The RNA shown here (transfer RNA) has 75 nucleotides and comes from an Allostellaceae bacterium. The sequence is in RNAcentral, with records from ENA and MGnify. Taxonomically the source falls in Allostellaceae (Bacteria, Pseudomonadati, Pseudomonadota, Alphaproteobacteria). The same sequence occurs in records of 2 taxa. Rfam family: tRNA. About the family: Transfer RNA (tRNA) molecules are approximately 80 nucleotides in length.

RNA sequence: GCCCCGGUAGCUCAGCGGUAGAGCAACCGCUUCGUAAGCGGUAGGUCGUCAGUUCGAAUCCGACCCGGGGCACCA
Repeated sequence: GCCCCGGUAGCUCAGCGGUAGAGCAACCGCUUCGUAAGCGGUAGGUCGUCAGUUCGAAUCCGACCCGGGGCACCA
C1' cells in the first nucleotide's frame, strides 16, 4: 500500500430503507424478620466522523478515523 470483518445503552450483542431493541448491570417498587433469588416498573443512545442519495438512512453510495484478520513490498 491492497483486501475482508467489525464500531449501535455502562457491558455483551440484535436490528440490513418506514417511530432504535434484548439480555446483563443501575435505580424504584412487590415479596422477605432481613439479604439473595424471583416478579413488576423506570431511566439510560447526536447508531465511529463527515458528506451524498431518498418523502424518509443505524440500514444504500463515497471519503476518513479506530479495532481485528489476511496479502504484498522489504534492493
The prediction has a mean pLDDT of 83.